The RNA shown here (Glycine riboswitch aptamer) has 97 nucleotides and comes from a Propionibacteriales bacterium. The sequence was found by an Rfam model in a public genome assembly. The organism belongs to Propionibacteriales, within Bacteria. Its mean pLDDT, the model's own confidence on a scale to 100, is 78.

RNA sequence: UGAUGCCGUGCGGGAGAGAUCUCGACGCCGUACGUCGAGACGCCGAAGGGGCAAUCCCUCCCCAGAACCUCUCAGGCCAACGGACCGCGCGGACCAG
Numbered sequence: 001u002g003a004u005g006c007c008g009u010g011c012g013g014g015a016g017a018g019a020u021c022u023c024g025a026c027g028c029c030g031u032a033c034g035u036c037g038a039g040a041c042g043c044c045g046a047a048g049g050g051g052c053a054a055u056c057c058c059u060c061c062c063c064a065g066a067a068c069c070u071c072u073c074a075g076g077c078c079a080a081c082g083g084a085c086c087g088c089g090c091g092g093a094c095c096a097g
Base pairs, nucleotide, nucleotide: 001097006092007091008090009089010088011087012086013085018041020040021039022038023037024036025035026034027033042077043076044075048073049071050070051069055064
C1' cells in the first nucleotide's frame, strides 16, 4: 500500500396470494359503491422463527450441521408500508499479495 470476502450505511431494483363471504359503523338524499372494525372460510412465503441431509464424532449414541428446501407460529393476500436477495457508491475492521 492492500484486492476478494466480511460488517454497517445511502440510493435503486425486488415476487407471491380473496380489495371473497357475513355482521356493525361511517361517507352517501337513497340504492349502488367505498373505507374501517370484528368473525368465517380460502390462499401466499422472500422480514423473523422452527425442522432436516450429506458430513463431523476412536466404535455406537449424543452434540454440531445449509437453503430462496420445508412448516406456516409470526407476517402477508388493492395500493402503501414491509420484503430475502441483487447492483452501485461510501465508511469500517481483518488480511493474501

Description:
Rfam family: Glycine riboswitch aptamer. The family is grouped with related families in Rfam's "Glycine riboswitch clan". Its family is annotated with glycine biosynthetic process in the Gene Ontology.